[in-house]
The RNA shown here (Fluoride riboswitch aptamer (crcB RNA motif)) has 61 nucleotides and comes from Firmicutes bacterium UBA5766.
RNA sequence: AGUUACCCAGGUGAUGGGGCUCACCGCAAAUGCUUAAAAAGCUGAUGGCUCCUGCCGGACA
Repeated sequence: AGUUACCCAGGUGAUGGGGCUCACCGCAAAUGCUUAAAAAGCUGAUGGCUCCUGCCGGACA
């Protein structure tokens, strides 16, 4: 100095934050679906569970 393996801080899991948990990455993981493409359109604030915030719909006061 290079390579490989392991470990760690940490990060990621289509739109915000917290807790728990799973998986992945460790300069990568990730960047939804429909359409030949474009245009256009559709779902969702979770990876999963839950709480809060925001958004949509309905009802009551």

Overview:
It was read from a public genome assembly, where an Rfam model found it. The coordinates come from a structure-prediction model, not an experiment, and the mean pLDDT is 79. The source organism's lineage runs through Bacteria, Bacillati and Bacillota.